[in-house]
Context: one part of a larger RNA
């Protein structure tokens, strides 16, 4: 220098009450502003008690500060169905034997590990200061294990099917949401008019039953030099049928449900709430970037693997044991589960105008996730 710059996005406060030594900032009320493909909800990484509740204000907070992600104490994370564990592979890593090398070591078979993929099974409501597909109410559901009962060729680390897969395009059919209208509940004008106008709400799951739009797939019987052995299983070749049926499919429609859930309206209140009753709860359009559909077409550049899972048959076993199918019991371990997630909690030396994967997308204008208003929900960016 200098009691100067500067107190970090110009989204905006104002005004009453409370509490407190002290209120611009804290807590309650009423206007006002800003955000709405977010500045609003869920979530994966990180993070690692920051969540909740008392309670305290030295020191952190660019100012106070009663307030707070600070301090101190106390509580909080409940699962057969969610997600890892588990089972299976991918790239990649390891790697008995092996092969190389002086040696450290390097390389790689069978294996053995590794998800960012495959694989069984749950919804709705209600509850806490703070957890819930976890708890409590109601209605499901998958596996196994044994028992029972009927029927019975059962059996793999092997064979075969399945699992199982591009792009890019075109229409079809629902739904999700919306948006009217109709019903049910309130309300009835501070001045001239307004009984037809203004507010509110109309919600309901999985799973079973039956019904089926659009697609896709197939049958019998004989031989069979293939599938590393076998096969009744796949393939392949003949023959005879053909669209009946049979599996597989978004939603609909009943039941689940004489339940929940719902404005309002009684009673109580430590004003925070708690308790009980409880009304209508239908149609019409419109419409997806969801969902039939891993579907269907057309293309070349030719678009993972294993393993649950169906089927064969070896060796073997065949009064046994196995297996199906129906029922009825019983089991179902262990870990995460708070809270922030476009951020004042993560990565940026900070409560930093930066960066941060992936899901939702309401209304009025509109081609539209532009863009302006706005809901629900959050905010006013700590002088």
């Nucleotide at each position: 220098a200098a009691g100067u710059a500067a107190c970090g996005a110009u989204a905006a406060a104002a005004c009453g009450g409370g509490u407190g030594a002290a209120a611009a900032a804290c807590c309650c009320g009423u206007u006002c502003g800003c955000c709405g493909a977010a500045a609003g909800a869920c979530u994966a990484a990180g993070g690692u008690u920051u969540c909740c509740u008392g309670u305290u204000c030295a020191a952190c907070g660019u100012u106070a500060a009663u307030c707070g992600a600070a301090g101190c104490a106390g509580g909080g994370u409940a699962a057969g169905u969610c997600g890892a564990a588990c089972c299976c592979u991918a790239a990649g890593a390891u790697g008995a034997g092996g092969c190389u090398g002086a040696a450290a070591a390097g390389c790689g078979u069978a294996g053995u590990c590794g998800a960012u993929g495959g694989g069984a099974a749950a919804c709705a409501g209600g509850u806490u200061a703070a957890u819930a597909u976890u708890c409590c109410u109601g209605u499901a559901c998958u596996u196994a294990a044994u028992g029972u009962a009927a029927c019975u060729g059962c059996g793999a680390a092997g064979g075969g099917g399945g699992g199982a897969c591009g792009a890019a395009g075109a229409a079809a059919g629902c739904u999700a949401g919306g948006u009217u209208c109709g019903c049910c509940g309130g309300g009835u004008a501070a001045c001239g008019g307004u009984u037809g106008u203004c507010c509110c709400g109309g919600u309901u799951u999985a799973a079973g039953c039956g019904u089926a739009u659009a697609g896709g797939u197939g049958a019998a019987a004989a031989g069979u030099a293939g599938g590393c052995a076998a096969a009744u299983c796949c393939g392949c070749u003949u023959u005879u049928a053909u669209u009946a049926c049979a599996c597989u499919g978004a939603g609909g429609c009943g039941u689940g449900a004489u339940g929940a859930c719902a404005a309002a309206c009684c009673a109580u209140u430590a004003c925070g709430g708690u308790g009980g009753u409880g009304a209508a709860g239908g149609a019409a359009u419109u419409g997806a970037a969801g969902c039939u559909a891993u579907g269907c077409u057309u293309c070349c550049a030719a678009g993972a693997a294993a393993a649950g899972c169906c089927u064969c048959u070896a060796a073997g076993c065949u009064u046994c044991a196995g297996g199906u199918u129906a029922u009825a019991u019983u089991a179902a371990u262990u870990c995460g589960u708070a809270c922030c997630u476009c951020a004042a909690a993560c990565c940026g030396a900070c409560a930093c105008a930066g960066g941060u994967a992936g899901u939702c997308a309401g209304g009025u204008a509109g081609a539209g996730c532009a863009u302006a208003c706005u809901a629900a929900g959050g905010c006013g960016c700590u002088u």
Large-subunit ribosomal RNA, domain III from Candidatus Palibaumannia cicadellinicola, 383 nucleotides, folded computationally.
The full RNA is in RNAcentral, with records from ENA and SILVA.
Its mean pLDDT, the model's own confidence on a scale to 100, is 80.